[in-house]
Context: one part of a larger RNA
RNA sequence: CUGGGCGUAAAGAGUUGCGUAGGUGGUUUGUUAAGUGGAUGGUGAAAUCCGGCGGCUCAACCGUUCGGACUAUUAUCCAAACUGGCAAACUCGAGAGUAGCAGAGGUAACUGGAAUUUCUAGUGUAGGAGUGAAAUCCGUAGAUAUUAGAAGGAACACCAAUGGCGUAGGCAGGUUACUGGGCUAUUUCUGACACUAAGGCACGAAAGCGUGGGGAGCGAACGGGAUUAGAUACCCCGGUAGUCCACGCUGUAAACGAUGAAUACUAGCUGUUGGAGGUAUCGACCCCUUCAGUAGCGAAGCUAACGCGUUAAGUAUUCCGCCUGUGUAGUACGAUCGCAAGAUUAAAACAU
Numbered sequence: 001c002u003g004g005g006c007g008u009a010a011a012g013a014g015u016u017g018c019g020u021a022g023g024u025g026g027u028u029u030g031u032u033a034a035g036u037g038g039a040u041g042g043u044g045a046a047a048u049c050c051g052g053c054g055g056c057u058c059a060a061c062c063g064u065u066c067g068g069a070c071u072a073u074u075a076u077c078c079a080a081a082c083u084g085g086c087a088a089a090c091u092c093g094a095g096a097g098u099a100g101c102a103g104a105g106g107u108a109a110c111u112g113g114a115a116u117u118u119c120u121a122g123u124g125u126a127g128g129a130g131u132g133a134a135a136u137c138c139g140u141a142g143a144u145a146u147u148a149g150a151a152g153g154a155a156c157a158c159c160a161a162u163g164g165c166g167u168a169g170g171c172a173g174g175u176u177a178c179u180g181g182g183c184u185a186u187u188u189c190u191g192a193c194a195c196u197a198a199g200g201c202a203c204g205a206a207a208g209c210g211u212g213g214g215g216a217g218c219g220a221a222c223g224g225g226a227u228u229a230g231a232u233a234c235c236c237c238g239g240u241a242g243u244c245c246a247c248g249c250u251g252u253a254a255a256c257g258a259u260g261a262a263u264a265c266u267a268g269c270u271g272u273u274g275g276a277g278g279u280a281u282c283g284a285c286c287c288c289u290u291c292a293g294u295a296g297c298g299a300a301g302c303u304a305a306c307g308c309g310u311u312a313a314g315u316a317u318u319c320c321g322c323c324u325g326u327g328u329a330g331u332a333c334g335a336u337c338g339c340a341a342g343a344u345u346a347a348a349a350c351a352u
Stems, first nucleotide, its partner, number of pairs: 004323003007306002012320001014203002017201002022196003026090007034083002036079008049068003052064004093193001094190003097186005105179007112156001117151007127138002164171002208249006217243002222238004260319006268297011301308002325352003334345004
């Protein structure tokens, strides 16, 4: 390089969100002739290879002023279906407009009630808490319980759903402001403006790091009590970082649908969310059709099987990423990034 693969065997990068180079690209007409096809001519050394003939007794081997191949390249001419270039046009892809719709999409500010904890005051008296059972612990300096008040932080019961939104990470009390995307209808406009995307930029849970705040509950570390042969644990009583906020860094997860993106095609059935149209009605439901999502089954087909199955792992095309026995090892060295922790890139010897 060819080939075979990537749900679970090795393999889809966290998101591909934006997008560069590159690759690929809708319909029609004309033109061109770069690719493409044909004809003719030149070149295509020798050796080698194929065929013929010949020489070593045969063969390998060798010879041959014989024929061919050497799939190539160049010049001229011809063709114009396909690809490309150029010119003109089109509307189905894409985008914009208009009219609606749903939503925990994002950012900021303000705000609400329940609960936990603490504090103050009242009532009240001997226990409370905890467990398999206990003990450490709290309490006659008045706890637990209960009533009233105050403070402070964090999270938002019910609604709630196989539900919704977001590119992914993720997003849930309420209100307001600003703001991103989507869907439906209409086909009003532009007229291929598209797809993918190496590098690049951006975002990216939790934990962790830096500076400054905050600190109710929970709670690595740590202390104590148990358990146990021991118990650096599981259970209990405490409890610091942290969890929260602002700004900056880190850049990783079973970042999972373990399934890259886009487009087209290929039986259905049943729910559910958001629209639109029709039917019906006084009106709303109901019912039918259709578009977009989200679930459960399932024909064909695929699959090693499990299973997937119009949301494909089916049938095809385009582009990217990745894999190539196991261990060594996602390690060493080097490089880049980082305050550090470390991350990214990424071997070999050797063993089997």